[in-house]
Predicted 3D model of a 514-nucleotide part of an RNA (small-subunit ribosomal RNA, 5' domain) from Hymenobacter sp. UV11. The sequence was found in a public genome assembly. The source organism's lineage runs through Bacteria, Pseudomonadati, Cytophagales, Hymenobacteraceae and Hymenobacter. Its mean pLDDT, the model's own confidence on a scale to 100, is 83.

Context: one part of a larger RNA
RNA sequence: GGAUGAACGCUAGCGGCAGGCCUAAUACAUGCAAGUCGAACGGUGGAUAGCAAUAUUCAUAGUGGCGCACGGGUGCGUAACACGUAACUAACCUACCUAUAACUGGGGGAUAGCCCGCCGAAAGGCGGAUUAAUACCGCAUAAGCUGUUGAAGUGGCAUCACUUUAUUAGUAAAGAUUUAUUGGUUAUAGAUGGGGUUGCGGGUCAUUAGCUAGUUGGUAAGGUAACGGCUUACCAAGGCGACGAUGACUAGGGGAGCUGAGAGGCUGGUCCCCCACACGGGCACUGAGAUACGGGCCCGACUCCUACGGGAGGCAGCAGUAGGGAAUAUUGGGCAAUGGACGAGAGUCUGACCCAGCCAUGCCGCGUGCAGGAAGAAGGCUUUCUGAGUCGUAAACUGCUUUUGACAGGGAAGAAUAAGCCUUACGUGUAGGGUGAUGACGGUACCUGCAGAAUAAGCACCGGCUAACUCCGUGCCAGCAGCCGCGGUAAUACGGAGGGUGCGAGCGUUGUCC
Numbered sequence: 001g002g003a004u005g006a007a008c009g010c011u012a013g014c015g016g017c018a019g020g021c022c023u024a025a026u027a028c029a030u031g032c033a034a035g036u037c038g039a040a041c042g043g044u045g046g047a048u049a050g051c052a053a054u055a056u057u058c059a060u061a062g063u064g065g066c067g068c069a070c071g072g073g074u075g076c077g078u079a080a081c082a083c084g085u086a087a088c089u090a091a092c093c094u095a096c097c098u099a100u101a102a103c104u105g106g107g108g109g110a111u112a113g114c115c116c117g118c119c120g121a122a123a124g125g126c127g128g129a130u131u132a133a134u135a136c137c138g139c140a141u142a143a144g145c146u147g148u149u150g151a152a153g154u155g156g157c158a159u160c161a162c163u164u165u166a167u168u169a170g171u172a173a174a175g176a177u178u179u180a181u182u183g184g185u186u187a188u189a190g191a192u193g194g195g196g197u198u199g200c201g202g203g204u205c206a207u208u209a210g211c212u213a214g215u216u217g218g219u220a221a222g223g224u225a226a227c228g229g230c231u232u233a234c235c236a237a238g239g240c241g242a243c244g245a246u247g248a249c250u251a252g253g254g255g256a257g258c259u260g261a262g263a264g265g266c267u268g269g270u271c272c273c274c275c276a277c278a279c280g281g282g283c284a285c286u287g288a289g290a291u292a293c294g295g296g297c298c299c300g301a302c303u304c305c306u307a308c309g310g311g312a313g314g315c316a317g318c319a320g321u322a323g324g325g326a327a328u329a330u331u332g333g334g335c336a337a338u339g340g341a342c343g344a345g346a347g348u349c350u351g352a353c354c355c356a357g358c359c360a361u362g363c364c365g366c367g368u369g370c371a372g373g374a375a376g377a378a379g380g381c382u383u384u385c386u387g388a389g390u391c392g393u394a395a396a397c398u399g400c401u402u403u404u405g406a407c408a409g410g411g412a413a414g415a416a417u418a419a420g421c422c423u424u425a426c427g428u429g430u431a432g433g434g435u436g437a438u439g440a441c442g443g444u445a446c447c448u449g450c451a452g453a454a455u456a457a458g459c460a461c462c463g464g465c466u467a468a469c470u471c472c473g474u475g476c477c478a479g480c481a482g483c484c485g486c487g488g489u490a491a492u493a494c495g496g497a498g499g500g501u502g503c504g505a506g507c508g509u510u511g512u513c514c
Base pairs, nucleotide, nucleotide: 001514002513003512004511006510007509008508009507010506013366014365015364016363017362018361019359020358021324026322027321028320030319031318032317035066036065037064040063041062043060044059045058046057047056048055049054073277074276075275083201084200085199086198087197088196089195092194093193097190098189099188100187101186102185103184104183105139107137108136115128116127117126118125119124144171145170146169147168149166150165151164152163153162154161155160175182176181203249204248205247210240211239212238215237216236217235218234219233220232221231222230252274253273254272255271256267257266258265259264279300280299281298282297283296302313303312304311305310330356332355333354334353338352339350340349341348342347369400370399371398372397379391380390381389382388383387407449408448409447410446414441420435421434422433423432424431425430426429458503459502460501461500462499463484464483465482469498470497471496472495473494479486480485
């Protein structure tokens, strides 16, 4: 000198863009943050029309489906195939989506809900009767798929892989609406997302030198989507290490950021990718996918309720509270846009997101006026003292402008290919045209008008380094100080004043890095 998620002191007019618990992964009151589908199902309640039957419509506790594994948070752990990069997977999986092929036949028994009864303070639970399904379970069929036993061919990288064909065993399905869709099942391929393996790379300490029994390898079996000591039994005695094993300490990794001429050094906050975690620890279930932040079970600590028998909870989601701290924001608005879940759709949900609020925390921009004006006014300060110097064109005064601010008027873009309806074309769901609703921000940005210099300057420093000097006070005192050093009676170094220098809505100080 540059940089900063900064803090502190003094000061403070505005706007744009960004950032904002670095400490206690401490504890949490309250509200919200994941639902949706009646075009899967049986019910229940309401509304409209009607004398009624019934029809239409709205809502929904429950069964069922999909989602809840995404999105959002944090950095505890982890020195590791965690991450980065380059490969391999002939050792693997992949819901929804796309393409292609084939199929969707016929039955059964329950159960929630509703009703009745019982237990419990509650959380909740039990029994009886009855009922539905795209819930559950057999049967049929088997293009195909899986397994067995064969044959032929092609290829490779060793185990082998692929194609064709034969044999035999096993294995599917669900309807809704009402006439054209949408679902369901099986298989192949793709796409997407993941699992696994390997080479190389990136901390400190040798004042850590030896470490290791499922340890290293084999055989067999089990297990997994899959390879594998992943697990088990048996057999062998191996495996790693000064090219740093083992141990200890520290730490999420990367893209990147800061600095530097570069080499390098330091950092990993915001944004993006990956990983790990969800009160501490363990465990599995469901599922295409979790060993699951707002699911479950167990143990533990803590908090709360209780009728003392027993129960409930998990903000490292968004706000917010207490605490800690030098220190870090609103218990705000909206789903209008983008994106996500569900749904045929309308739509519902969405503290993701888009906005607004607070904070000079940072960067950038603008303003606090411009021109003229010498009686060089008054006043302050200095002085060689009735003379002069300086603040100083500074002020007064005259003319001009109106950014900004106040007031008044107008007033956005962000919104489109929505659905639906009408229509045209191809021909069986697509494309084109028309019509057709929706703005949180916000009466904001922006534009115009209007009066009026009106509403707006500080902070640090002035001995040398280092730009900027005199007077007074003090008298090794009070004090200053980044280093050298100032102060003991003429202090440009302390305190005040006048003057000056630097930067400027900031300026200084402190911490940290280069």